RNAcentral holds the sequence, with entries from MGnify. This is a predicted structure of a 108-nucleotide RNA (FMN riboswitch aptamer (RFN element)) from uncultured Faecalibacterium sp. Its Rfam family is "FMN riboswitch aptamer (RFN element)". Its family is annotated with FMN binding in the Gene Ontology. From the family's description: The RFN element is a highly conserved domain that is found frequently in the 5'-untranslated regions of prokaryotic mRNAs that encode for flavin mononucleotide (FMN) biosynthesis and transport proteins. The organism belongs to Faecalibacterium, within Bacteria. The coordinates come from a structure-prediction model, not an experiment, and the mean pLDDT is 86.
RNA sequence: UUUCAGGGCGGGGUGCAAUUCCCCACUGGCGGUACAGCCCGCGACCACCCGCAAGGGUGCUGACCUGGUGAGACUCCGGGGCCAACGGUAUAGUCCGGAUGCAAGAAA
Numbered sequence: 001u002u003u004c005a006g007g008g009c010g011g012g013g014u015g016c017a018a019u020u021c022c023c024c025a026c027u028g029g030c031g032g033u034a035c036a037g038c039c040c041g042c043g044a045c046c047a048c049c050c051g052c053a054a055g056g057g058u059g060c061u062g063a064c065c066u067g068g069u070g071a072g073a074c075u076c077c078g079g080g081g082c083c084a085a086c087g088g089u090a091u092a093g094u095c096c097g098g099a100u101g102c103a104a105g106a107a108a
Base pairs, nucleotide, nucleotide: 001108002107003106004105010024011023012022013021025094026093027084028083029042030041031040032039037082038081046059047058048057049056050055064080065079066078067077068076086097087096088095
C1' cells in the first nucleotide's frame, strides 16, 4: 500500500396490527490459552470532552454451572442454564436504518 474482515425467525397461538408478545426454533466478530458468545484482553455500539473539519482523548462495555477424560480444559465430551448497543415499528440478538460506514485483526 492492496484485499478481506458478523451470523440468525422456520412453524404455531393471540390480536385490527407482532419475523417485536406467548410456545417451539435459530445465530455466535478478533487475539490469547488444551479447540471458548458467557476465562483474560480487544474491536464495534453508546456517553462526555477537544477540534471549522479530518480526527484525537477519556469513559462505559452482556452472560456458566455441573459430571467425565486428561499432565493440563469455566475451551473437549455428557447434562442443564445464561447473554446479545442505539434509532424505528405492537415491546426486536434474528426485520428496517445510521452502514456501499467504522474496526479488532487476517492475508498478500